[in-house]
RNA sequence: AAUUUAUCAAGAGAGGUAGAGGGAUAAGGGCCCUAUGAUACCCAGCAACCAGCUUUUAAGUAUGGUGCUAAUUCCCUCACAAGACUUUUUGUGGAAGAUGAAUU
Numbered sequence: 001a002a003u004u005u006a007u008c009a010a011g012a013g014a015g016g017u018a019g020a021g022g023g024a025u026a027a028g029g030g031c032c033c034u035a036u037g038a039u040a041c042c043c044a045g046c047a048a049c050c051a052g053c054u055u056u057u058a059a060g061u062a063u064g065g066u067g068c069u070a071a072u073u074c075c076c077u078c079a080c081a082a083g084a085c086u087u088u089u090u091g092u093g094g095a096a097g098a099u100g101a102a103u104u
Stems, first nucleotide, its partner, number of pairs: 001104008013043001015042004021033003027077004044069003049065003052061004073096001078093006
């Protein structure tokens, strides 16, 4: 990097240092966060996918490997259905993406 597969409505700081931008991505459109500090790192915390451990096949734990800590994956770009009908709303699915695990 590619493929397969599972999950994506919950959860998590009024800490320290730096200090301006940020909200995944190719693009577009919205909406929003931010000097009452974005973002990064450290610490702290959350979760429990994999391993470990304890019971026992479903739970527990949180030792190790990840992951995560504004808003549903912030929302929409495609299809179908229903409603309303200048225009749009809701639902379902898809696509894309993120994370874990396995394989090449």
A computed fold for a 104-nucleotide RNA, annotated as SAM riboswitch aptamer (S box leader).
The model forms 91% of the base pairs in the Rfam consensus.
The prediction has a mean pLDDT of 80.